[in-house]
Context: one part of a larger RNA
RNA sequence: GGCGUAUGGGGGAUGUCUUGGCAUUAGAAGGCGAUGAAGGGCGUGGAAGUCUGCGAAAAGCUUGGGGGAGUUGACAAACAAACAUUGAUCCCAGGGUACCUGAACUAGCUCGUACUGAAUACAUAGGUACGGGGCAGCCAACCGUGUGAACUGAAACAUCUAAGUAACACGAGGAAAAGAAAGAAAAAUCGAUUCCGUUAGUAGCGGCGAGCGAAAGCGGAGCAGCCCAAACCAUGGGGGUUUCCCCUGUGGGGUUGUAGGGCUUUGCACAUGAGAGUUAGAAAGUUUUUGCUAGAAGAACGACUUGGAAUGGUCGACCACAGAGGGUGACAGUCCCGUAUUCGAAAGUUAAAAACCUCUCGCGAAGUUCCUGAGUAGGACCAGUCACGUGAAACCUGGUCUGAAUCUGCGGGGCCCAUCCCGUAAGGCUAAAUACUCUCUAAUGACCGAUAGUGAACUCAGUAGCGUGAGUGAAAGAUGAAAAGUACCCCGUCUAGGGGAGUUAAAUAGAAUCUGAAACCAUACGCUU
Numbered sequence: 001g002g003c004g005u006a007u008g009g010g011g012g013a014u015g016u017c018u019u020g021g022c023a024u025u026a027g028a029a030g031g032c033g034a035u036g037a038a039g040g041g042c043g044u045g046g047a048a049g050u051c052u053g054c055g056a057a058a059a060g061c062u063u064g065g066g067g068g069a070g071u072u073g074a075c076a077a078a079c080a081a082a083c084a085u086u087g088a089u090c091c092c093a094g095g096g097u098a099c100c101u102g103a104a105c106u107a108g109c110u111c112g113u114a115c116u117g118a119a120u121a122c123a124u125a126g127g128u129a130c131g132g133g134g135c136a137g138c139c140a141a142c143c144g145u146g147u148g149a150a151c152u153g154a155a156a157c158a159u160c161u162a163a164g165u166a167a168c169a170c171g172a173g174g175a176a177a178a179g180a181a182a183g184a185a186a187a188a189u190c191g192a193u194u195c196c197g198u199u200a201g202u203a204g205c206g207g208c209g210a211g212c213g214a215a216a217g218c219g220g221a222g223c224a225g226c227c228c229a230a231a232c233c234a235u236g237g238g239g240g241u242u243u244c245c246c247c248u249g250u251g252g253g254g255u256u257g258u259a260g261g262g263c264u265u266u267g268c269a270c271a272u273g274a275g276a277g278u279u280a281g282a283a284a285g286u287u288u289u290u291g292c293u294a295g296a297a298g299a300a301c302g303a304c305u306u307g308g309a310a311u312g313g314u315c316g317a318c319c320a321c322a323g324a325g326g327g328u329g330a331c332a333g334u335c336c337c338g339u340a341u342u343c344g345a346a347a348g349u350u351a352a353a354a355a356c357c358u359c360u361c362g363c364g365a366a367g368u369u370c371c372u373g374a375g376u377a378g379g380a381c382c383a384g385u386c387a388c389g390u391g392a393a394a395c396c397u398g399g400u401c402u403g404a405a406u407c408u409g410c411g412g413g414g415c416c417c418a419u420c421c422c423g424u425a426a427g428g429c430u431a432a433a434u435a436c437u438c439u440c441u442a443a444u445g446a447c448c449g450a451u452a453g454u455g456a457a458c459u460c461a462g463u464a465g466c467g468u469g470a471g472u473g474a475a476a477g478a479u480g481a482a483a484a485g486u487a488c489c490c491c492g493u494c495u496a497g498g499g500g501a502g503u504u505a506a507a508u509a510g511a512a513u514c515u516g517a518a519a520c521c522a523u524a525c526g527c528u529u
Stems, first nucleotide, its partner, number of pairs: 001528009015514001016478002020448002022445007029437002031138002039101003042055003046079001049075003061095006070083003108135003111131006142173001143171005153160001157207001183190002194221005204212002225429003228373001232252009257407001259372003262368007273361005285356004289351001291349003295343003301316005317334002319323001325337003378402007388414001409424005465472002485513001488500004
C1' cells in the first nucleotide's frame, strides 16, 4: 500500500406519514363597479417584525338570531391591562364606519326635457341650461361578430393543407347563438330552432395529390309559439292650398299560403261563462309552503393481563335506521368529535304551487279588389361562404353598375326550359334540451405522496434571486405520547464542542432532531505484498 471484518464520521437515498395538490360526480352560483369595483399603498394591537383581520369609529362599532364558559387571531411562550352566567369570546343575517389610490371624475360620451338658433322662409344642424337617466373599469372558461397568420403536411413547392386555427379587437349572457319555412323533400310526405347517436369516412370535393368531407332520412334529448309594418277607422299637430294633398304623433284594427286581412251587405253566438298569466306573446305585487345562509338532540363497556401508555390479548356484556370517517400515549361500533335519524330561523335570500290579483274573448256567407315589408328581388362583373378548389354550380352573403312584379303575383326544388310540387323574401321577439367553471357546498378516486402532486404541503411563493424591461422564477415537510427541550458540576476563550448528572420507554429520539442506504474519510484487528 491492498483486501476483509468491526466500530464510527459523512451524506440524506429508502421506508412510513400528510397539513397540500390532481381528477371526477351532484347541487348552487354565474358576476362586481360612479351608493366608487377588482387590485394596490399606508396605517391599525399594551407590544419590534411578518401573516390574517380591519380602516382615523381601524384584530374592530351596532341591531336581531344562534351558542353556553371561558376569552383578548397566527408565528409565539410569557408578561401587562382587561372582559365574562346582568351571557363575554365565537358563528349567522341586517346596518354603520370604510384613510390615499385605482375606471378615478372640477372630465368625457350619450339620452331626455326646456330654451334658443345658421347658410335658408318654415325647419334642420349647432348652442345653452337642467337631470341620485345611462355608459365607462375589472373578471377563469364558455358564446357571437370583425381582422386574420406562419411553422407544418403535400416526403421539394406555388393551387391546396395547417385553418377561418393561433393571435388581436369589439360585444353580450348565465348561458350565448339559432329559431317558427320565400324550408326539407319527391311520399299525394314532413312541419321552428338546438344538441346527441346513426346515416358515413358514404355522396361528393380534390396539383382527383396531400387531404377535405356533407345532407335528407331514421332513433333519441327537449318541445311553445308569438308580435309588428300595411289596408281601414278615430283623434291630435304641422305644411302647401280654391276644392284637395303631403308629413307626422296616439289609439283601434290586423299578421297569413288549404292564402290571410281590410271595406260593404248579411246570418248565428256572447260574460253570474270560458281561457290565460309574471322567461317571448301586457304587467305590479301580497300571503302560505320548500331549500340555502348559524345551529340542536343523537344509542351502547367493564374487569384482568402485557406494556411507558391499551384502542392489543383473555373473559364476560351492550347498542345498531348509527360497524362512514377522524382523533385519543399501539389497532376503539359502545372514550371524544361525529355518523344514521329527527328537529330548527328574528333577519336576508331562493324556487315551486295555490289563493288573492291582473289580462283576453267569437264563428260564418256573398260582394269588392284596398293591403300584405323597394333601391328590395333579379341581372352583369368581381369576391366570399356553403363538404363543393369555377366547375354544368344552383342556394346564401357582400362590393360596383343596374333594376322588377304586386296574388291571374313572387321565390325554390343544384346550369337551363316545361310540367308538377313546396313555400310566401326584402320587419321583430322567443323558454327548454346544448357549452363552460374564477367561485361555494357535499361526496368520490385500481390519482400523487415532498426530485411526486399545483410553480408554490413550510408564519414568511408568484416569495428569494435573475433581467433596463416585457418577463422569468426556485430551494425549503417529519424530536417526542407529552418539552418532560438537559437544573447543577467539570474542560475550554464568559467560545464551539464535549464529559458527568438529570428527563424519557428510548437521547446512536438532543433540536444540524423519525428511519438513516451508497460514494468518501478515520480507527482497531486479521491476512497479504
Model confidence (mean pLDDT): 82 of 100. Predicted 3D model of a 529-nucleotide part of an RNA (large-subunit ribosomal RNA, domain I) from an uncultured Pirellulaceae bacterium. It matches the Rfam family "Bacterial large subunit ribosomal RNA".